This is a predicted structure of a 512-nucleotide part of an RNA (small-subunit ribosomal RNA, 5' domain) from an uncultured bacterium.

[in-house]
Context: one part of a larger RNA
RNA sequence: GGACGAACGCUGGCGGCGUGCCUAACACAUGCAAGUCGAGCGGAGAUAUGGAGUAGUUUACUACAAAGUAUUUUAGCGGCGGACGGGUGAGUAACGGUGGGCAACCUGCCUUACAGAGGGGGAUAACAGUGCGAAAGCACUGCUAAUACCGCAUGAAAUUGCGAUAUCGCAUGGUAAUGCAAUCAAAGGAGAAAUCCGCUGUAAGAUGGGCCCGCGUCUGAUUAGCUAGUUGGUGAGGUAAAAGCUCACCAAGGCGACGAUCAGUAGCCGAUCUGAGAGGAUGAACGGCCACACUGGAACUGAGACACGGUCCAGACUCCUACGGGAGGCAGCAGUGGGGAAUAUUGCACAAUGGGGGAAACCCUGAUGCAGCAACGCCGCGUGGAGGAUGAAGGUCUUCGGAUUGUAAACUCCUUUGAUCGGGGAUGAAAAAAAUGACAGUACCCGAAAAACAAGCCACGGCUAACUACGUGCCAGCAGCCGCGGUAAUACGUAGGUGGCAAGCGUUGUCC
Numbered sequence: 001g002g003a004c005g006a007a008c009g010c011u012g013g014c015g016g017c018g019u020g021c022c023u024a025a026c027a028c029a030u031g032c033a034a035g036u037c038g039a040g041c042g043g044a045g046a047u048a049u050g051g052a053g054u055a056g057u058u059u060a061c062u063a064c065a066a067a068g069u070a071u072u073u074u075a076g077c078g079g080c081g082g083a084c085g086g087g088u089g090a091g092u093a094a095c096g097g098u099g100g101g102c103a104a105c106c107u108g109c110c111u112u113a114c115a116g117a118g119g120g121g122g123a124u125a126a127c128a129g130u131g132c133g134a135a136a137g138c139a140c141u142g143c144u145a146a147u148a149c150c151g152c153a154u155g156a157a158a159u160u161g162c163g164a165u166a167u168c169g170c171a172u173g174g175u176a177a178u179g180c181a182a183u184c185a186a187a188g189g190a191g192a193a194a195u196c197c198g199c200u201g202u203a204a205g206a207u208g209g210g211c212c213c214g215c216g217u218c219u220g221a222u223u224a225g226c227u228a229g230u231u232g233g234u235g236a237g238g239u240a241a242a243a244g245c246u247c248a249c250c251a252a253g254g255c256g257a258c259g260a261u262c263a264g265u266a267g268c269c270g271a272u273c274u275g276a277g278a279g280g281a282u283g284a285a286c287g288g289c290c291a292c293a294c295u296g297g298a299a300c301u302g303a304g305a306c307a308c309g310g311u312c313c314a315g316a317c318u319c320c321u322a323c324g325g326g327a328g329g330c331a332g333c334a335g336u337g338g339g340g341a342a343u344a345u346u347g348c349a350c351a352a353u354g355g356g357g358g359a360a361a362c363c364c365u366g367a368u369g370c371a372g373c374a375a376c377g378c379c380g381c382g383u384g385g386a387g388g389a390u391g392a393a394g395g396u397c398u399u400c401g402g403a404u405u406g407u408a409a410a411c412u413c414c415u416u417u418g419a420u421c422g423g424g425g426a427u428g429a430a431a432a433a434a435a436u437g438a439c440a441g442u443a444c445c446c447g448a449a450a451a452a453c454a455a456g457c458c459a460c461g462g463c464u465a466a467c468u469a470c471g472u473g474c475c476a477g478c479a480g481c482c483g484c485g486g487u488a489a490u491a492c493g494u495a496g497g498u499g500g501c502a503a504g505c506g507u508u509g510u511c512c
Stems, first nucleotide, its partner, number of pairs: 001512004006508005013381006019374002021339001026337003030334003035080003040077002043074007053064005087292003096217001100213002105209002110205007118152001120150002127142006158183005165176004188197003218264003225255003230252008267289004271282004294315005317328004345371001347370003353367001354365004384414004394405004418453001420448005428439001456501005461482003467496005477484002
């Protein structure tokens, strides 16, 4: 000098764009953050319509009213989604990340192609009844449906097994068309219909993922030896898949001064800061990957998890309790306490972009879009402009002559950005047309009035731009270094003046 997710002191007008718990991965009141589909299913409720039938009598009226029909709501079964999106950086020195290579794999939804959907069965929730419990909830009995579940049939290019042929290879063997055998499918819904949306199998693609390898990735030798599933083989199991991944047997290996092991520290990268570069430092925001979700462990479901707002077990903590037993997890968005030098609103909207569900209408979305707070940062603008000498008054200094503040003010003329008031008023919103805006009556445009409402902070001995007076008297104090202060201090304190920067200016901290 530059930089900052900064803090502190003094000061503070406006706007745009960004940024905002770096500390306790400390504990959390409250609300919201993941639902959706009635065009998969049986019920139940509501409204409208309907009117079998029942009752009353003045036998053609009144009252009640089942089935059915239409619209609508939805607890439950079922489907898809809750593995994305959002947060945090505790752990991790590792195939975690990075940039490359490779083969033994999976892939819901999506795209393409081919083929198919025949015929049956038994349950169960809801519901009803009974019972237990303070509650959370649970048990038993009975009834019922499906795109829920289970057999049978059919089934190839799929899988497995067998055999022959051809070809490649020194060989174990590999590849290819063909043949035989075995195994495995399915679901319907809407509509008047056309048709649409679905369902099953196979092949291929796309997307996403799993796994492996070489180079390479902080510090310490005041850590020198480490390792028994350890290193390799055979066989078996296991996985979507290679593999000590697991197991049985066999061999005794494997790593290490080119730093193993151990210990400490740490998420990694694109990038960011600095620097002429080489390098050094950093890893906030934005983007990619990883890990985690009160702590530890485990699996289930599923195309995908060993799953933040799922399940089970154990632990700590908090809460409820009728003491028998239960409930919970903000490192989602706000917000609270605490810690701290220090970091914001319990806001608006799904209008846009994107995501989930749905045939759609639409619903959900603290993702996101916006608004609020904060000079936290960068950038822009303003606080007036021109003229104006009697060089006014006042202040300060003075050699008492004057000098300086100083064109500064007053005064004259002019302008009105921002702030204020009034009027108008968007783009973002698509399309054949109409409707749809949180922001927002915002940005912006026009008009009105008056210089009117808007300047501070630090420094002035040298480094280093900027000097005098008074007070103090090695005191009080200053200080980045050198150093000032003991009676004329340009170095302390105050005043006047001056210098620098400016809605900021200084100080502190950290990095180059």
RNAcentral holds the full RNA, with entries from ENA and Greengenes.